RNA sequence: CCAGAUGGCCGGAUGACUGCGGGUUUUGGUUAACGCCAAAGCGCGAGGAAAGUCCGGGCUCCAGGCGAUAAGGGUGCCGGAUAACGUCCGGCGAGGGCGACCUCAGGGAUAGUGCCACAGAAAACAAACCGCCAGUUUUUGAAAGCUGGUAAGGGUGAAAAGGUGCGGUAAGAGCGUCACCGCAGUUUUGGUAACAAAACUGGCAGGGAAAACCCCACUCGGAGCAAAACCAAAUAGGAACCGCCAGCAUACCUUCUUUGAAGUGUUGUGCGUCGUGAUCGCCACGGUAGAGCAGGUUCGGGUUGGUUGCUUGAGGCGGCUGGUAACAGUCGCCCUAGAUGAAUAGUCAUCCAUUGCCUUCGGGCAAGGACAGAACCCGGCUUAUAGGCCAUCUGGGAUU
RNA sequence: GUCCCCAUAGUUAAACAGGAUAUAACAGGGGUUUCCUAAACUCCUAUUCCAAGUUCGAGUCUUGGUGGGGACGCCA
Numbered sequence: 001c002c003a004g005a006u007g008g009c010c011g012g013a014u015g016a017c018u019g020c021g022g023g024u025u026u027u028g029g030u031u032a033a034c035g036c037c038a039a040a041g042c043g044c045g046a047g048g049a050a051a052g053u054c055c056g057g058g059c060u061c062c063a064g065g066c067g068a069u070a071a072g073g074g075u076g077c078c079g080g081a082u083a084a085c086g087u088c089c090g091g092c093g094a095g096g097g098c099g100a101c102c103u104c105a106g107g108g109a110u111a112g113u114g115c116c117a118c119a120g121a122a123a124a125c126a127a128a129c130c131g132c133c134a135g136u137u138u139u140u141g142a143a144a145g146c147u148g149g150u151a152a153g154g155g156u157g158a159a160a161a162g163g164u165g166c167g168g169u170a171a172g173a174g175c176g177u178c179a180c181c182g183c184a185g186u187u188u189u190g191g192u193a194a195c196a197a198a199a200c201u202g203g204c205a206g207g208g209a210a211a212a213c214c215c216c217a218c219u220c221g222g223a224g225c226a227a228a229a230c231c232a233a234a235u236a237g238g239a240a241c242c243g244c245c246a247g248c249a250u251a252c253c254u255u256c257u258u259u260g261a262a263g264u265g266u267u268g269u270g271c272g273u274c275g276u277g278a279u280c281g282c283c284a285c286g287g288u289a290g291a292g293c294a295g296g297u298u299c300g301g302g303u304u305g306g307u308u309g310c311u312u313g314a315g316g317c318g319g320c321u322g323g324u325a326a327c328a329g330u331c332g333c334c335c336u337a338g339a340u341g342a343a344u345a346g347u348c349a350u351c352c353a354u355u356g357c358c359u360u361c362g363g364g365c366a367a368g369g370a371c372a373g374a375a376c377c378c379g380g381c382u383u384a385u386a387g388g389c390c391a392u393c394u395g396g397g398a399u400u
Numbered sequence: 401g402u403c404c405c406c407a408u409a410g411u412u413a414a415a416c417a418g419g420a421u422a423u424a425a426c427a428g429g430g431g432u433u434u435c436c437u438a439a440a441c442u443c444c445u446a447u448u449c450c451a452a453g454u455u456c457g458a459g460u461c462u463u464g465g466u467g468g469g470g471a472c473g474c475c476a
Base pairs, nucleotide, nucleotide: 001396002395003394004393005392006391007390008389009388010387012351013350014349015348016347017346018345020045021044023042024041025040026039027038028037029036030035047371051382052381054380055379056378057377058376059224060223061222062221064283065282066281067280068279069278072220073219074218075217076216077091078090079089080088081087092106093104094103095102096101107215108214112213113212115208116207129154130153131150132149133148134147135146136145137144138143162181163180164179165178166176167175182204183202184201185200186199187198188197189196190195228308229307230306231305238299239298240297241296242295243293244292245290247271248270249269250268251267252265253263254262255261256260272288273287274286275285276284301475302474303473315334316333317332318331319330320329321328322327352369354367355366356365357364358363401472402471403470404469405468406467407466410426411425412424413423419456428444429443430442431441432440449465450464451463452462453461
C1' cells in the first nucleotide's frame, strides 16, 4: 500500500431571528375561594432504531385457599449471568475459510406409528437385473436352458446394510481374535459438566428425516393504559332470546280436634344441589324461587368531555473492587419530553461531509444532508440505515 | 394504540401428514374452419406476495419482511 476479519462510536456543527409544546418564577386582570386568562423572564423538549409488535418483565383488572391432573403453547449440547427471557457471556461438538474468524431450531430414529416420488433387482423383517462361480440337461464343441451359491464388479438413485489393503475361496463375502481407519461397549485419566484422550473388548449392532406425528426433560393462568379508578354531560334510566335455582331431615316458633298433625315462618343446624379464572378432591364463602342473578348473546338509545394512571427508573455517566466475560458490589455526580388529530419546526450566515460542472490546480459555482417521528414504562431480538471515525487482528505485496 | 386474519394466471377456486410440466372454469391473445362473423376444435398466458432456511425435493414446513382486510372506547 492492497484485500479482508472482529468490536465499538458518531449519525451534521455553531450562531442569529421567528415560531410551537410542557414546566417554573414574577407582574397584571378576574373570582367569595380554588383557580382561570394575558405578558415577560428562566430552563427543558425524539431515536439508535422511537419501527415490526417477535419474546421476556413491571404495572392494572379478572379470583376465597390448598393439593393433584389433563389439554394446549413454548424451549431444547454444557456451565454461568439476569427481575425474567427464545436474550447475553464462556466452553464443547459439527461444518466452512490459507488465515483473522464465521455459521449451527445442536435432546431422542433400539418407545411407537407413518413417509422416502421417479428410476432401480432391492428404499429397510431385506433382496438379485447384468455379471461371477459350481452342478446338471440339450449338445462334438461353442452356446442356450434349469437348479443352487455370491454381493467383489457394472447399472439406478439424493441415499444401497462399514472403508482400503492382504489373506482366503469354485466364485465371493468381516469369512479372518489380519493391519490401518470408522463404529459400538467397558474401564481408567482430565474436566463442575457437555466432552476429550488412552487402554481393552466386540466382527458391526448399523440409512435419511422429529422445521411428519410423537417420546422425554423443563416451563407457561387470562386480558391488556381503549388496562384500571374518579368527576361531569346526555337518553327510550330500554327491548328480545338464552342460561341458573331441588329440596330433605331435625330443632325452635305459631295454630289446632294435644304426646300427634298442619304451616305464605325475613329462624338455627346438618345433608343435598348450584356458583366462585380449565378439570378433580378437600376446606371456606355465597345462593337455593325473588319486580331474583354486578350471568350470557343480540338489537336499540346517549356521548365522543375532563382528572388520575404519566413518567425517578431492574435510570444514566464516571471512578474503584471482584470476575476470563456477561455481570455484580460500592462511592461520587446528574434529572434529561409527557403531548392527546397530537409540540419537538422554519429562514439566514459560516463551517463539515457528499455529488456534479469548470479550473490558470490556488480554488470557484451549483445541488443538497441516510433510515426514520415518542404516545404507560423497562430488558432483549429482528428489520431499515447516505456517509464517516477509532481500536485490535489476518493474508499478500513493496521498501529499509 | 391493542388484538386477530388473509395472500395461487386478469377474476374465482383446486392441489395436502412435502413428490416434479402447479389443475379447472370464465376472461384475453394466436391458429384451424368460413366469403365474413358467431359457435366448435386447438395452442399460449403464473418468479404460487418477497427473501432466507430445513429437505434429495417446498405452493405446502420454519423464520424474517411486504401488502391487504377485520374487530375493540365510555355511560345506562
Two RNAs folded together computationally: RNase P RNA and transfer RNA, 476 nucleotides in total. The prediction has a mean pLDDT of 78. Rfam match: Bacterial RNase P class A. By type it is a ribozyme. Rfam's curators write: Ribonuclease P (RNase P) is a ubiquitous endoribonuclease, found in archaea, bacteria and eukarya as well as chloroplasts and mitochondria.